[in-house]
Context: one part of a larger RNA
RNA sequence: GAGUAACGUUAAUGGCGGUGAAAAACCGCCACGCCGGAAGACCAAGGUUUCCUGUCCAACGUUAAUCGAGACAGGGUUAGUCGGCCCCUAAGGCGAGGCGGAAACGCGUAGUCGAUGGGAAACGGGCUAAUAUUCCCGUACUUCUUAUGAGUGCGAUGGGGUGACGGAGUAGGCUAGGCAAGCGCGGCGUUGGUUGUCCGCGUUUAAGCGUGUAGGUGGUGUUCUUAGGCAAAUCCGGGAACACAUGACACUGAGAUGUGAUGACGAGUCCUCUUUUGGACGAAGUUGUUGAUGCCAUGCUUCCAAGAAAACCCUCUAAGCUUCAGCUCAUAAGGAACCGUACCCCAAACCAACACUGGUGGUCAGGUAGAGAAUACUCAGGCGCUU
Repeated sequence: GAGUAACGUUAAUGGCGGUGAAAAACCGCCACGCCGGAAGACCAAGGUUUCCUGUCCAACGUUAAUCGAGACAGGGUUAGUCGGCCCCUAAGGCGAGGCGGAAACGCGUAGUCGAUGGGAAACGGGCUAAUAUUCCCGUACUUCUUAUGAGUGCGAUGGGGUGACGGAGUAGGCUAGGCAAGCGCGGCGUUGGUUGUCCGCGUUUAAGCGUGUAGGUGGUGUUCUUAGGCAAAUCCGGGAACACAUGACACUGAGAUGUGAUGACGAGUCCUCUUUUGGACGAAGUUGUUGAUGCCAUGCUUCCAAGAAAACCCUCUAAGCUUCAGCUCAUAAGGAACCGUACCCCAAACCAACACUGGUGGUCAGGUAGAGAAUACUCAGGCGCUU
């Protein structure tokens, strides 16, 4: 220079009360304003205690601070079913023997790892200052072991099936959700009107179990035979005959409906009021309409560029076992360990030296107008961006 520029998007503040040494900024209430395909809610990654409570204000916070993601202390993360671990494999890694190389080492078979993929099973309500599909209440389901009973050809690291998959287009049936009416409860206006075709709020309920629908797919079954499936096979594949069917039957399949539920929740009312709450009771809880990008559906149609694998599962036999063992069904009892679980997550907590106008994958998607996830206004919810 200079007490000058600046104090990080122009979403916006004002009033009253409280606390306090002190209040434009903290807390409460009342207005106003902003977002609302987000500036709301929930996850993955990443962070790693930032979460909650009490106390504190030196430093940190672009100002003050009684406040804070700051300091100090205490507290907080509960699982058979969520995710991992586990079983299985992909790209890829490692790699007994092996091949190459002077060696270091490189490649690679059997194998063994490796999810971003496949594989059993849980929903609704309640409770905490802070966790909940984890605790509690209610109602379920899966799998394994053992025992008992009944029945019985069981058996794999092998065979077969299944798992099992592309792009585009697509009519239909549904549901979530929405809206309206009805119903229930409450209201009747400090200013012109408002007992009415008025206003406000509510009208919610899951998995599971039973039934097996709209729809989708396929011919199905029996018997005989058989150069294939590295051996075998009653299985699969090839061939023949007969029977039943053109959707009878089988498989699959949303939703609806009944139950779950004489339960829960529920506007509100009442009682205590310690001024925070706590407790008790508890109405209506129907119909119509609209309607998804969600479900049926990995469907169907069509196209050429022809669109993972393995395990689980089903079935077949080999060796073997055959009063056993094993397998199937039923009942009963018992088991289901370990790890993650707080909080932020388009952000003041992640990546950017900062409480940085930047960047960051997925899910949910109310109302009015609208073709619309545009746009405008708005619900729930969240904020007014630290001078």

The part of an RNA shown here (large-subunit ribosomal RNA, domain III) has 387 nucleotides and comes from Porticoccus sp. GXU_MW_L64. The prediction has a mean pLDDT of 84. It matches the Rfam family "Bacterial large subunit ribosomal RNA".